Source information:
This is a predicted structure of a 75-nucleotide RNA (transfer RNA) from a Microcaldota archaeon.
RNA sequence: GGGCUCGUGGUCUAACCUGGAUAUGACGAAAGGCUUCGAACCUUUAGGUUACGGGUUCAAAUCCCGUCGGGCCCG
Repeated sequence: GGGCUCGUGGUCUAACCUGGAUAUGACGAAAGGCUUCGAACCUUUAGGUUACGGGUUCAAAUCCCGUCGGGCCCG
């Protein structure tokens, strides 16, 4: 330098291919319950510019282009 692939709450992950209603679940965090106190368990809550910019569209996490970053391969 070229090709493929990935980027979504603090962490991991679903939704993407086939555009559409409040972006799903688990772990973690906070509060409450329970307990003599903790752990476990139960309830509730907060937390996301869907890597960044642009385009297409009535509508974009999803499609297209570019940039950045990670991984793999080729030279």
Annotation: Lineage of the source: Archaea > Nanobdellati > Microcaldota. It matches the Rfam family "tRNA". The family's RNA type in Rfam is transfer RNA.